Predicted 3D model of a 122-nucleotide RNA (Glycine riboswitch aptamer) from a marine eukaryotic metagenome. Its mean pLDDT, the model's own confidence on a scale to 100, is 84.

[in-house]
RNA sequence: CCUCGCUGGAGAGAGGUGCGUCACGGUGGCCCAGCCGCCCAGAGCGCGCCCACCGAAGGGGCAAGGGUCAUCGGCCGAAUGGUGCGGUGCCCCGAAUCUCUCAGGUAAAGCGGACAGUGGGG
Numbered sequence: 001c002c003u004c005g006c007u008g009g010a011g012a013g014a015g016g017u018g019c020g021u022c023a024c025g026g027u028g029g030c031c032c033a034g035c036c037g038c039c040c041a042g043a044g045c046g047c048g049c050c051c052a053c054c055g056a057a058g059g060g061g062c063a064a065g066g067g068u069c070a071u072c073g074g075c076c077g078a079a080u081g082g083u084g085c086g087g088u089g090c091c092c093c094g095a096a097u098c099u100c101u102c103a104g105g106u107a108a109a110g111c112g113g114a115c116a117g118u119g120g121g122g
Base pairs, nucleotide, nucleotide: 001122002121003120004119005118006117007116008115013051015050016049017048018047019046020045021044022042025039026038027037028036029035030034052106053105054104058102059100060099061098065093066092067091069089070088071087072086073085074083075082076081
């Protein structure tokens, strides 16, 4: 550093809307050993769209500092030039719990969760 197990682990709308789906049970009708409709039935569940928000899966961005090249100056040299000296410019490397909010997420529960502790393996 990687991986597995255990423990802990925050934030933000129970938002609006459209479509689909829905049990036990109840009830009515009919061509009645069955079929059809309604209630149960709520934004409950799934998906789409819109608005508002969150940051701690993942992802993007950047400082100091460093590097290549070029150029100006200093120093060395007769000169082409040289130089772990200084400046400037483009590009490259370059962190996060910072930042962006793409992704993801926003009642409780559940899932996820950076990170921390602990145990095992590589």